[in-house]
RNA sequence: UCCGGGGUAGCUCAAUGGUAGAGCAAUGCGCUGUUAACGCGGAGGUUACAGGUUCGAGUCCUGUCCCCGGAG
Repeated sequence: UCCGGGGUAGCUCAAUGGUAGAGCAAUGCGCUGUUAACGCGGAGGUUACAGGUUCGAGUCCUGUCCCCGGAG
């Protein structure tokens, strides 16, 4: 320098162009001698950044940044 994959909650990952979710973690409550375990609940999001297309973009297009792999 070129090619491919990826970037979404604290972590691991979903989401057919039409309300962004799950598990775990954390937190509150219950359970009890107490902790752990268990049960229940609510919260937590600039979908890497900037534009474009569209009535509508996490998703499609362009550029930039970062990570992984490959080629030279």
Predicted 3D model of a 72-nucleotide RNA (transfer RNA) from Parcubacteria group bacterium CG2_30_36_38. It matches the Rfam family "tRNA". By type it is a transfer RNA. Model confidence (mean pLDDT): 82 of 100. Taxonomically the source falls in Bacteria candidate phyla (Bacteria).